A computed fold for a 1522-nucleotide RNA from an uncultured prokaryote, annotated as small-subunit ribosomal RNA.
[in-house]
RNA sequence: AGAGUUUGAUCCUGGCUCAGAGCGAACGUUAGCGGGAGGCUUAACACAUGCAAGUCGAGCGAGAACAGUCCUUCGGGGCUUAGUACAGCGGCGGACGGGUGAGUAACACGUGGAUAAUCUGCCCUUUGGCGGGGGACAACAGCUCGAAAGGGUUGCUAAUACCGCAUAAGUCUAGUCAGCCUUUGGGUUGAUUAGGGAAAGAUGGCCUCUUCUUGAAAGCUAUCACCGAAGGAUGAGUCCGCGUAGCAUCAGCUAGUUGGUGGGGUAAUGGAUGGCCUACCAGGCUAAGACGCUUAGCUGGUCUGAGAGGAUGAUCAGCCACACUGGGACUGAGACACGGCCCAGACUCCUACGGGAGGCAGCAGUGGGGAAUAUUGGACAAUGGGCGCAAGCCUGAUCCAGCCACCCCGCGUGUGUGAUGAAGGCCUUCGGGUCGUAAAGCACUGUGGAGGGGGACGAAUAAGCAGCCAGAACAAUACCUGGUUGCCCUGACGGUACCCCUUUAGGAAGCCCCGGCUAACUCCGUGCCAGCAGCCGCGGUAAUACGGAGGGGGCGAGCGUUGUUCGGAAUUACUGGGCGUAAAGAGUACGUAGGCGGUUUAGUAAGUCGGAAGUGAAAGCCCCGGGCUCAACCUGGGAACUGCUUUCGAAACUGCGAGACUAGAGACCGGUAGAGGAUGGCGGAAUUCCCCGUGUAGAGGUGAAAUUCGUAGAUAUGGGGAGGAACACCAGAGGCGAAGGCGGCCAUCUGGACCGGUACUGACGCUGAGGAGCGAAAGCGUGGGGAGCAAACAGGAUUAGAUACCCUGGUAGUCCACGCUGUAAACGAUGGGUGCUGGUUGUCGCGGGUAUUAACCCCUGCGGUAACGUAGCUAACGCGUUAAGCACCCCGCCUGGGGAGUACGGCCGCAAGGCUAAAACUCAAAGGAAUUGACGGGGGCCCGCACAAGCGGUGGAGCAUGUGGUUUAAUUCGAUGCAACGCGAAGAACCUUACCUGCAUUUGACAUCCUUGGAAUCUUAUAGAGAUAUAGGAGUGCCCUUCGGGGGAAACCGAACACAGGUGCUGCAUGGCUGUCGUCAGCUCGUGUCGUGAGAUGUUGGGUUAAGUCCCGCAACGAGCGCAACCCUUGUCGUUAGUUGCCAGCGGUUCGGCCGGGCACUCUAGAGAGACUGCCGGUGUUAAACCGGAGGAAGGUGGGGAUGACGUCAAGUCCUCAUGGCCCUUAUGCCCAGGGCUACACACGUGCUACAAUGGCGACCACAAAGGGCUGCGAGACCGCGAGGUUUAGCCAAUCCCAAAAAAGUCGGCUCAGUUCGGAUUGAAGUCUGCAACUCGACUUCAUGAAGCUGGAAUCGCUAGUAAUCGGAGAUCAGAACGCUCCGGUGAAUACGUUCCCGGGCCUUGUACACACCGCCCGUCACACCAUGGAAGUCGGAUGCUCCAGAAGUGGCUGAGCUAACCUUCGGGAGGCAGGUCCCCAAGGAGUGUCCGGUAACUGGGGUGAAGUCGUAACAAGGUAA
Repeated sequence: AGAGUUUGAUCCUGGCUCAGAGCGAACGUUAGCGGGAGGCUUAACACAUGCAAGUCGAGCGAGAACAGUCCUUCGGGGCUUAGUACAGCGGCGGACGGGUGAGUAACACGUGGAUAAUCUGCCCUUUGGCGGGGGACAACAGCUCGAAAGGGUUGCUAAUACCGCAUAAGUCUAGUCAGCCUUUGGGUUGAUUAGGGAAAGAUGGCCUCUUCUUGAAAGCUAUCACCGAAGGAUGAGUCCGCGUAGCAUCAGCUAGUUGGUGGGGUAAUGGAUGGCCUACCAGGCUAAGACGCUUAGCUGGUCUGAGAGGAUGAUCAGCCACACUGGGACUGAGACACGGCCCAGACUCCUACGGGAGGCAGCAGUGGGGAAUAUUGGACAAUGGGCGCAAGCCUGAUCCAGCCACCCCGCGUGUGUGAUGAAGGCCUUCGGGUCGUAAAGCACUGUGGAGGGGGACGAAUAAGCAGCCAGAACAAUACCUGGUUGCCCUGACGGUACCCCUUUAGGAAGCCCCGGCUAACUCCGUGCCAGCAGCCGCGGUAAUACGGAGGGGGCGAGCGUUGUUCGGAAUUACUGGGCGUAAAGAGUACGUAGGCGGUUUAGUAAGUCGGAAGUGAAAGCCCCGGGCUCAACCUGGGAACUGCUUUCGAAACUGCGAGACUAGAGACCGGUAGAGGAUGGCGGAAUUCCCCGUGUAGAGGUGAAAUUCGUAGAUAUGGGGAGGAACACCAGAGGCGAAGGCGGCCAUCUGGACCGGUACUGACGCUGAGGAGCGAAAGCGUGGGGAGCAAACAGGAUUAGAUACCCUGGUAGUCCACGCUGUAAACGAUGGGUGCUGGUUGUCGCGGGUAUUAACCCCUGCGGUAACGUAGCUAACGCGUUAAGCACCCCGCCUGGGGAGUACGGCCGCAAGGCUAAAACUCAAAGGAAUUGACGGGGGCCCGCACAAGCGGUGGAGCAUGUGGUUUAAUUCGAUGCAACGCGAAGAACCUUACCUGCAUUUGACAUCCUUGGAAUCUUAUAGAGAUAUAGGAGUGCCCUUCGGGGGAAACCGAACACAGGUGCUGCAUGGCUGUCGUCAGCUCGUGUCGUGAGAUGUUGGGUUAAGUCCCGCAACGAGCGCAACCCUUGUCGUUAGUUGCCAGCGGUUCGGCCGGGCACUCUAGAGAGACUGCCGGUGUUAAACCGGAGGAAGGUGGGGAUGACGUCAAGUCCUCAUGGCCCUUAUGCCCAGGGCUACACACGUGCUACAAUGGCGACCACAAAGGGCUGCGAGACCGCGAGGUUUAGCCAAUCCCAAAAAAGUCGGCUCAGUUCGGAUUGAAGUCUGCAACUCGACUUCAUGAAGCUGGAAUCGCUAGUAAUCGGAGAUCAGAACGCUCCGGUGAAUACGUUCCCGGGCCUUGUACACACCGCCCGUCACACCAUGGAAGUCGGAUGCUCCAGAAGUGGCUGAGCUAACCUUCGGGAGGCAGGUCCCCAAGGAGUGUCCGGUAACUGGGGUGAAGUCGUAACAAGGUAA
């Protein structure tokens, strides 16, 4: 620090997701040790049990027992226990410490101030006192009530308890005088007058004085208490500035409310502000957010982050609040009190039913809730607290221990050596690689563990005791205080940390991951299943993504997952974003608050800047040190705490008040243009309607029609009239207006703009939240009007349908007046204002200059409106002085898509509806611009037997052949639009053969290797359908040889192991080969250039071509694969050669080039020539090229063939071959016999033969080319009607044979008929091939003689030696072509042309397509699931108002009852208490509203869901532009 994910690819926008760090965590799995921390986040739910606040005998009175011992009359008593325990009065403390976070949005908290408006026990300092009396009440005792808890009554008694009196330096109250300060409220000091008001003792020591006289008392003294006063410290109260959540779908709130005045009252007789309370007056708060609702303890800090920020408020620390819920006061220095009181309520417990008791949010612990959080432990040793003179007691504060990997930190599970790279696992290309120095083995170590031993710090200068020294006071050497020395005592943790000895590698490693992000790869299993997944996405038979294994990577006593926070996210943008098209400028102007604001002068000092001071608790973070072996942790010091306050200073900028200015703004004068607005009037053209005339059969409308109008006279045409609406031409990228918008002419009224001038005002300005105006069309209300047009509606068409598009009609509406609505793609998709920043060109308005008679032209200024374009900006497109550039000011708006501009609420509206405006849920995208393709019922150009023009076919018949289907034991398999279907198959009777049935066989029919025996080989018999099985016979070759024999090679037989074999599967794992677009003219590259980039350019453009063929131009220049050419063949001519070919001339002849001879010709086959737009003319750009011509056998590629670019179709083929993987292995291999591939209701393709006279039949008679031939072609002769047979001459072929060419030609008859056409089918008889023609061959002869008379819709081929027609040959092959391939003979017609159909090429355009139009995609309906709105109701919670009620309690009044202290004249009084009553008030009750939430029959839409229905709306001109 970034990365993944939208696309075919690109850039941008934008969301989602990941990598990091953290946690009071939880879950899964695993687990050796130690240190330091932490541990109910949920039910402020309920709690059994124990403990958590007591202490003081040096305040006071009283005062046991058990036990022991002694005595005893056995009844008991004494002593000790013991002035002890328990309890009581009294004092201090129970307001601290500890817990929790419910409430609280508040002066609660934080920070800084104020208190001149205050209090403060214990503590400290100073000062002044402490005199003298009195009366009670507990305890206790008696009686008594009650189950208990608890009381009642009578009597006794003490005090540091209570109450008078005395005293009063201060103090307090009231008054007078004077001074000082002051925030003007007051405060303070001094003097003075009057008045009020205190106290308590206890203990130790000592006798100097007095009394009694061992010694005490009074007394003295010390200490601790007590009272008054002043001050301090600490703590507390109250007030104020600022800061401190969300919602405006909470906009108005408030009657003690805001303030004043008077009165009262509150921290103690006496001490404050304040509606704290009361009477009167009448206000107060709020858009800078009142009031309401929801949520929440606040902070130091913590986590994260570069920071700014964001989130958070466990542990530690500060503050606040609370203590079962609600209310209340009492006591007290302090409480409205966690372990106090009273009352009400809920709950729990006890009960004798009458009544009582309780409050763990203290420490443990229990139940419950929950994903989840510990022991009913030890000790007061330390620290601290309460009480006490002290010892000490108490202390679940605290210190420790226990449990828990919950977190942080540290350590270990060994170290070294060790290669035959062991075994084993896994992989493998079978060679090996890897786990891997890893192990074993050898040599070591002992952290930790185990055993044994030693053994702390924390603790002592504390306390206590003793001694010494000093001090105060004193009569004092005592007591006391301080210091010092010595002694003594104290450890829960814990026999723990730590140290030493012994011992053994021994007991100590897991978890997650390995497709990309993201470090780490293979095999097997599985087969869209099982599963994975944070995002993208994996899995449908070769999964690095699932599961297992091996290997690897990461971390490590942990590792992963889940949750949550920050980060990344500049994805709320202060730092640090945007708004033309991605989300986003309000429809528009006016204007309030607010924000911002020209030049200048002096002043001020609020902002601003600087200095100083105070504060910013400690802890934490950071830096430097120190202590635990290190670290975590602990600790000392510093820095920091970015803040607030006070004070001093500066004066540039902003502000403020004052003065001045004119450049902004306004004003005045003179001109100008204009569909600016409102009202009234006028005009002509046209449509429609009415009347009259002319006139006759149609008109109208459409793609074509029909509905419709018309013989009752339409349409057309002439004349006249009515009425409404809109204003042709001018008219323009023109003008005006804020926008919406505005268009005939005239008049009236009226707004704004511009230009020129001026001696005026003097910043008066800009923007503008709310607000209030204007605001197209449609729509609404009332009343008019209504010609044309025209939603709805009706009819006619179209259509599968057509609730549409088209047509004929037609009502609201459109028009006017008044009122409402308030929205539009209200668009420049661009808010307003000001300034600045190169230009060019047009146009509108006004002005200036030169010149002119004048108008133009030209130069120039200002204001509008357009086009292009520099810099710059932009993702790009584009914008570009009219900015989307550079800046400033103000306002509005945006934050992924859908849900949704929807629901609810509110406001507005007559309604329609508008404005404001969510959430649940769901997706990983949705988008913008541009690029390359593809596509278009877009455009342009061009080509092709593509159409057209022609010729001949197919589709109808019969047959052949292939396919589908069906059938079958099997009908083997493959090929399936063009580009499968006379295709693989250039040839299924057996074989082939892969299929079926049956019979056999298992190292195999075939290959390699090893061993043994016999060479091989030939042959006979039997059984069998055969394969096969059994039994014989003949037979030894080659090499060497010592001739006895031995050995090996090839081939064969038998046995064993590796293995063979498979036409079994996958052509979607593949190679190779092939088809197709297409013989179409295209497909690319290098360098350069342009672009952020995908890409573009080149390859586009102008011509031209069959052609990306060539030329020209050009930011391109070149090149490659294609095209063309080179190759074969054919057409012409030399030349060479002359047999098997040929024969012109010569000779011979049996008349046949037969022979001699010849090689001229034909021909054969080698090597050449020839054609190149080369020449001429024209056109063209002077080019390329085209047109015409000459010559030529051939002319513009001469004809034909071979040749097939980059690629497309997961095209075809695993059954040609090869091959990965999978599968079978006595079978899916192999052998054999028979059958099948030849089936047959039917459908299709390809062909053959026909339907006849351009013909058929018969007879006669010509002319080819190219092939083939030894298991062959086979002449001739003879036989047969014939297929053919017999025989064998020739030929390994320019020699012989197949071999007859046929159509054509000549002659003859046939005469339009199912025929002398046609030949299917069938019968009979044969021939040939072959082991064998039954299933199932071809051919022959005789006989038979179907259908068929030119073929519907539709469809195919062909442009010249072509179509058509005629025959010949070959491959395969024993035999078996109507198929296939090749060959020649005869030999046409037509092409105007490119509108249309099909296919293709180039350019361009649109696109929401990219699996690319066989694309994409919308809505209803049906089904399933999910969340949500409405809803009669119903349930719950919160709260307002009104009323009832009124416990406890303070206060007021009363107090006839009761009454110790004081007074008294003794009667009583003062004072107090009970009681009563009044105000206030909690719970509770009633009524009526408001808000929130749950639920609900039914209902509305929404979302999601591999293969449902209906249509086709959108994307191309999407077929009616949206």
Source information: Rfam family: Bacterial small subunit ribosomal RNA. The coordinates come from a structure-prediction model, not an experiment, and the mean pLDDT is 83. The RNAcentral record of the sequence draws on ENA.